The RNA shown here (Bacterial small signal recognition particle RNA) has 90 nucleotides and comes from an Actinomycetota bacterium. It matches the Rfam family "Bacterial small signal recognition particle RNA". Its family is annotated with signal recognition particle, plasma membrane targeting and SRP-dependent cotranslational protein targeting to membrane, signal sequence recognition in the Gene Ontology. By type it is a non-coding RNA gene. RNAcentral holds the sequence, with entries from ENA. The coordinates come from a structure-prediction model, not an experiment, and the mean pLDDT is 76.
RNA sequence: GACCCCCCGUGCGGCGACGUCCUGCAAAUCCCCCCAGGGCCGGAAGGCAGCAAGGGUACCCGGGCUCCGUCGGGUGCGCGGGGGGUCACU
Numbered sequence: 001g002a003c004c005c006c007c008c009g010u011g012c013g014g015c016g017a018c019g020u021c022c023u024g025c026a027a028a029u030c031c032c033c034c035c036a037g038g039g040c041c042g043g044a045a046g047g048c049a050g051c052a053a054g055g056g057u058a059c060c061c062g063g064g065c066u067c068c069g070u071c072g073g074g075u076g077c078g079c080g081g082g083g084g085g086u087c088a089c090u
Base pairs, nucleotide, nucleotide: 001087002086003085004084005083006082007081008080009079010078011077012076013075015072016071017070018069019068021064022063023062024061031056032055033054039048040047041046
């Protein structure tokens, strides 16, 4: 000096998990809106709270994953450092 092996770090890529994002379901147990009936207050007019139905949103759970983020590896290629081996030369 060349090649090979091992270890560490690192860049890009690939894969996976999770998050983000999209999406399905989704509050009959503690969300919001609106609240028939009924209830309460009132002499009345009227007012108040509010169940069900209806509407909305969402946790959980499930699915997708182009981009983005985090993490991981008996992952591919490269770079840097360290250790070892073989060969060659002086």